[in-house]
Small-subunit ribosomal RNA, 3' major domain from uncultured Erythrobacter sp., 476 nucleotides, folded computationally. Taxonomically the source falls in Erythrobacter (Bacteria, Pseudomonadati, Alphaproteobacteria, Sphingomonadales). Rfam family: Bacterial small subunit ribosomal RNA. The coordinates come from a structure-prediction model, not an experiment, and the mean pLDDT is 82. The sequence was found in a public genome assembly.
Context: one part of a larger RNA
């Protein structure tokens, strides 16, 4: 000076309390561990590894295994000798990569005609080439503590000196936010603010968008209008600005007005100075080690999907606030030509056929819970769907090992779930469908969107974890 404390004072935080729904039991779905495997690649390890890289392993992807096969190499530059190069039938051997052998089409620019360029073959070597090892040798990135209010400087002043002041006291805030004091007086990173986004009102702008009044229609369909809605562009608006109270006459707190918001309006991005030798060398780059007929490189097929078994993270559920079955109504983000697909049609359905529109405010994808009526009557059931038969569908060279959907059949465990334990403060939970990436095809995951919408905070004793001053120490 720092770290520590079952020392202390002050304050914070879904930390506890209050309450709402969850985990943990059951099925399944995914991830890990262990196990087995020829191989089940590799990497993450408390928080802060475990629906984590993977935004989507059937071949590929793939890095793992077997097995066949190449060796200047699938890729890059140079030297030489030879040629154009390519593109397309067919056939033979093979699991294919590969070898053989055939039909057809074309025969490259530039030139000073000596050569050159690109490009393909073979040969030479110099090298290529590792997802081979070191994240504890490295750069970039990233998590974390935590969007917590903190971390330093320069001059001065103090102390032999490590150092200390300042940053410490009184108030006050979300804040080292401000204000008063004050051996300090200033400055920087950081917090605010500036930056997008909702929320309100003006102005421009009126098609593809929207209709108040007028006609017109099966429909904003047309005529007509840009009034509203809405879109997207630019201003206005919130400043404790106004009043009152309270405070030290400060900063500020409390309530009031007025306004759409009102005290940091709500959200977003934005992460100091460091710490874990945190985390990737399999994204990238890169120092040393290592391999070089093999630790490279091609292909087939198989693994990554095994399955006594533990945890982890979900999804359905376990029932009448409910299931069925019928009618019916309202979104907002996105997406779309090797694409979205409207209607009609044909299937119980996945879907098929047909084929309007739309490169899209114009076509399309495209809603469910709600609502209304009617059944069921508290049971392992008209709950539950899990397995397993069979039939079929669709993507794709190809669904055995290992896709996903649909029919009809089967209907398992489950009756609210020990110790223990997580989210969450408002348009939030919770519940309900919809969009996208990745993608041939496959989500219960991720990322977004709306729709319905609570419940409770008395308070800071305790539990975590952080922040400031203080004091104790055999720590460093």
């Nucleotide at each position: 000076u720092g770290a520590c404390g079952g020392g202390g004072g002050c304050c914070u935080g879904c930390a506890c309390a209050a309450g709402c729904g969850g985990u943990g039991g059951a099925g399944c779905a995914u991830g890990u561990g262990g196990u087995u495997u020829a191989a089940u690649u590799c990497g993450a390890a408390g928080c802060a590894a475990c629906g984590c890289g993977c935004a989507g392993a059937a071949c590929c992807u793939u890095a793992c295994c077997a097995g066949c096969c190449u060796u200047u190499g699938a890729c890059a530059u140079c030297c030489u000798a030879g040629g154009a190069c390519g593109g397309u039938u067919u056939c033979u051997g093979g699991a294919g990569a590969c070898a053989g052998a055939u039909u057809c089409c074309u025969u490259c620019c530039c030139u000073u005609c000596g050569g050159g360029g690109a490009c393909c073959u073979a040969g030479u070597g110099a090298c290529a080439g590792g997802u081979g090892c070191u994240g504890c040798a490295u750069g970039g990135c990233u998590g974390u503590c935590g969007u917590c209010a903190g971390c330093u400087c320069g001059u001065g002043u103090c102390g032999u000196g490590a150092g200390a002041u300042g940053u410490u006291g009184g108030g006050u805030u979300a804040a080292g936010u401000c204000c008063c004091g004050c051996a300090a007086c200033g400055a920087g990173c950081g917090c605010a603010a500036c930056c997008c986004u909702c929320a309100u009102c003006c102005u421009u702008a009126g098609u593809u968008g929207c209709c108040a009044g007028c006609a017109u229609u099966u429909a904003g369909u047309u005529g007509g209008g840009c009034a509203c809605u809405u879109u997207a562009a630019g201003g206005a608006a919130a400043c404790u600005g106004c009043c009152g109270g309270u405070g030290a006459u400060a900063a500020g707190c409390c309530g009031g007005a007025g306004g759409a918001a009102g005290g940091u309006g709500g959200g977003g991005a934005u992460g100091a100075c460091g710490u874990c030798a945190a985390g990737u060398c399999c994204u990238c780059a890169u120092g040393g080690c290592c391999c070089u007929u093999a630790c490279a490189g091609g292909c087939u097929g198989g693994g990554c999907u095994a399955c006594a078994c533990a945890c982890g993270u979900g999804c359905u559920a376990c029932a009448a606030u409910g299931g069925c079955a019928a009618c019916u109504a309202c979104a907002g983000u996105g997406g779309g030509c090797a694409g979205c697909u409207a209607u009609c049609a044909c299937g119980c359905a996945a879907g098929u056929g047909u084929g309007a529109g739309c490169u899209a405010a114009u076509c399309u994808c495209c809603a469910a819970a709600a609502g209304u009526u009617g059944u069921c009557u508290c049971a392992g059931u008209u709950c539950g769907g899990a397995u397993u038969g069979u039939u079929c569908u669709c993507u794709g060279c190809a669904a055995c090992u290992c896709g996903a959907g649909a029919g009809c059949a089967u209907g398992a465990a489950g009756g609210c779930g020990g110790a223990a334990u997580c989210g969450c403060u408002a348009g939030u939970a919770a519940u309900c469908g919809c969009g996208g990436a990745u993608c041939a095809g496959c989500a219960u995951g991720c990322c977004g969107c709306g729709g319905u919408g609570a419940a409770u905070a008395c308070g800071u004793u305790c539990c975590c974890a952080g922040g400031c001053c203080u004091u104790g120490u055999a720590c460093a």